[in-house]
RNA sequence: CGUGCGUUCCGGGGUCGGUGAAAUUCCGAGCCGGCGGUACAGCCCGCGACCCGCCUGCACCCGCAGGUGGUUGACCUGGUGGAACUCCAGGGCCGACGGUGAGAGUCCGGAUGGGAGGAGCGCACG
Numbered sequence: 001c002g003u004g005c006g007u008u009c010c011g012g013g014g015u016c017g018g019u020g021a022a023a024u025u026c027c028g029a030g031c032c033g034g035c036g037g038u039a040c041a042g043c044c045c046g047c048g049a050c051c052c053g054c055c056u057g058c059a060c061c062c063g064c065a066g067g068u069g070g071u072u073g074a075c076c077u078g079g080u081g082g083a084a085c086u087c088c089a090g091g092g093c094c095g096a097c098g099g100u101g102a103g104a105g106u107c108c109g110g111a112u113g114g115g116a117g118g119a120g121c122g123c124a125c126g
Base pairs, nucleotide, nucleotide: 001126002125003124004123005122006121007120008119009118010117015029016028017027018026030106031105032095033094034047035046036045037044042093043092051070052069053068054067055066056065057064058063075091076090077089078088079087097109098108099107
């Protein structure tokens, strides 16, 4: 340094004002952006989660765990450079589901959950 096994920890964010009987949901102006890859990415490729189907096991009341498949939003121009839809300049766009007194990326909830993955330690082998 690499590989295998085990183990510990970490592992998402964001609001004010106006109108109104009532809205952090409308209007105005803001703010936010998981993980791996790649020249540094919310908008390129891929993954996770949420949602749906199937299979297996456990329950056999709700349902839970694993495997597998499906769906899953959004970017252009110029510049620099060997290389950038990732940087710089400018302009633009997107945002699950349920709930809620008026329509939600931002409030409440599933979630003190889960997780892509990251960091460290131990043992063994090379």
Description
A computed fold for a 126-nucleotide RNA from Labedaea rhizosphaerae, annotated as FMN riboswitch aptamer (RFN element). The prediction has a mean pLDDT of 84. It was read from a public genome assembly, where an Rfam model found it. NCBI's taxonomy places the organism under Bacteria, Actinomycetota, Actinomycetes, Pseudonocardiales, Labedaea.